[in-house]
Context: one part of a larger RNA
RNA sequence: CUAUGGUUAAGGAACUCGGCAAAAUUACCCCGUAACUUAGGGAUAAGGGGAGGUCUCUUCGGAGACCCGCAGUGAAUAGGCCCAGGCGACUGUUUACCAAAAACACAGGUCUCUGCUAAAGCGUAAGCUGAUGUAUAGGGGCUGACGCCUGCCCAGUGCUGGAAGGUUAAGAUGAUUUGUUAGAUGGACGCAAGUCGAUAACAUCAAAGCAAUGAUUUGAAGCCCCAGUGAACGGCGGCGAUAACUAUAAUCGUCCAAAGGUAGCGAAAUUCCUUGUCAGGUAAGUUCUGACCCGCACGAAAGGCGUAACGAUCUGGGCGCUGUCUCAACCAUAGACUCG
Numbered sequence: 001c002u003a004u005g006g007u008u009a010a011g012g013a014a015c016u017c018g019g020c021a022a023a024a025u026u027a028c029c030c031c032g033u034a035a036c037u038u039a040g041g042g043a044u045a046a047g048g049g050g051a052g053g054u055c056u057c058u059u060c061g062g063a064g065a066c067c068c069g070c071a072g073u074g075a076a077u078a079g080g081c082c083c084a085g086g087c088g089a090c091u092g093u094u095u096a097c098c099a100a101a102a103a104c105a106c107a108g109g110u111c112u113c114u115g116c117u118a119a120a121g122c123g124u125a126a127g128c129u130g131a132u133g134u135a136u137a138g139g140g141g142c143u144g145a146c147g148c149c150u151g152c153c154c155a156g157u158g159c160u161g162g163a164a165g166g167u168u169a170a171g172a173u174g175a176u177u178u179g180u181u182a183g184a185u186g187g188a189c190g191c192a193a194g195u196c197g198a199u200a201a202c203a204u205c206a207a208a209g210c211a212a213u214g215a216u217u218u219g220a221a222g223c224c225c226c227a228g229u230g231a232a233c234g235g236c237g238g239c240g241a242u243a244a245c246u247a248u249a250a251u252c253g254u255c256c257a258a259a260g261g262u263a264g265c266g267a268a269a270u271u272c273c274u275u276g277u278c279a280g281g282u283a284a285g286u287u288c289u290g291a292c293c294c295g296c297a298c299g300a301a302a303g304g305c306g307u308a309a310c311g312a313u314c315u316g317g318g319c320g321c322u323g324u325c326u327c328a329a330c331c332a333u334a335g336a337c338u339c340g
Stems, first nucleotide, its partner, number of pairs: 001335008010326002014324001019321001029049003036041001038145001055064004080319007087311002092104002108143007120129003146306004151236003156233002158229005165224003171218002177212004183205004187196003237255005264298001265295001276292005
């Protein structure tokens, strides 16, 4: 010096991002116990008492209760508390090995699908799960106890329903044209010389059949179209003017939009400017609490606002307590280190 353990004058968080770590509280009995509350809780709330002092019985002598100290035994005993706020109702679950949480789940709510050979899922299939269940059931999505609530917009997208018209596939229909050639007609080729030629070659035309082409007509869902639907995906304005001080704007005008953000909350886990402004707490407070509202960029089941209880949760404050610190010292054990 390091690790682990222990003690410490006076002070007592001045340490530090932060009381991290340590200290403190701790069994049992008695007394006593607030706000708030879902009336269950909160609650072992908090706080106080135990030895001495004191109290009781007896009597001036004793006895008893609890307790303290010491000793023994044993591997070893044992909540710190209070106030306020955020988040999540709660018990639970999770990143085996850096995250335990405000994340996940949850009971409850709601939407939607599904009539049973159910929907949904696994499998090429057979088949299986769903379920030896049957809409008070099962699957999926979102929300997340409870309380008070959950506003406006269906223009776009999605979904559901509709079917007059438009568009539209394969398929069906098969117009037209082309190829092929039985046949019909003509001798044909060559500048010429000439060559081929009559059951033939070449040229032109061409029926039927076959092949190709594929006009027209017919032809479902879908889409276009018409409605509905937000606890479906989502969205929820701008500019200008105006009151007898000033300021502000209940009010008015105008443009745009499907509709222009309702209740509640608000510098918030959301506020950039910002340490906003005011108030509280401190001698002093970028944090905290209560307000204000100018919400850069809250807002109603990607729920809004509250809420008792709960939390190894996050934030601020207080009491107690302490070597965290002022400021360090000593002791024990094991190392490091020196000698060997």

Large-subunit ribosomal RNA, domain IV from a metagenome, 340 nucleotides, folded computationally. RNAcentral holds the full RNA, with entries from SILVA. The prediction has a mean pLDDT of 80.